Molecule: c-di-GMP-I riboswitch aptamer
Organism: Paucibacter sp. KCTC 42545
RNA sequence: AGGUCUUAAUCGCAAACCCGGCGCGAGCCGGCGACGCAAAGCCUCCGGUGUUGGAGGGUUCCGUUUUAAACACGGGACCUUCGCAAGAUAGCGGGGUUGCCGGU
Numbered sequence: 001a002g003g004u005c006u007u008a009a010u011c012g013c014a015a016a017c018c019c020g021g022c023g024c025g026a027g028c029c030g031g032c033g034a035c036g037c038a039a040a041g042c043c044u045c046c047g048g049u050g051u052u053g054g055a056g057g058g059u060u061c062c063g064u065u066u067u068a069a070a071c072a073c074g075g076g077a078c079c080u081u082c083g084c085a086a087g088a089u090a091g092c093g094g095g096g097u098u099g100c101c102g103g104u
Base pairs, nucleotide, nucleotide: 003104004103005102012037013036018031019030020029021028022027035091041097042096043095045094046093047092048089049088051086052085053084054082055081056080057079058078059077060076061075062074063073064072
C1' cells in the first nucleotide's frame, strides 16, 4: 500500500414507544429512549416497497333525463390495475464516494 473481518478497547450512530413542531400523505426535524449498527457516514444512479396526484376497470350511492325504470351523462365513496408525474425510504437491496481503531 492492497485484500479481508471470527475478535478487544476507546469513540460514534440511534429503531419502536412517548412529547413538541412541519407536511395532504408516505414521512421529516428536535427532545426522550436503545431495537440494533463496523460504514446505521454521505449520494436516489438501478431495482424494490409505501405516499399523493393522474389514467383505466369494478361495486355502490346521489343528481340530470324519463310516466316509471333501464341506458347514457355528471358527481361522491370504497376496492383494484398501471407505474405516467411528483415525493418518501441510504435503518429494503445493489451501486458510487469518503473514512477511525484493531486482528489477519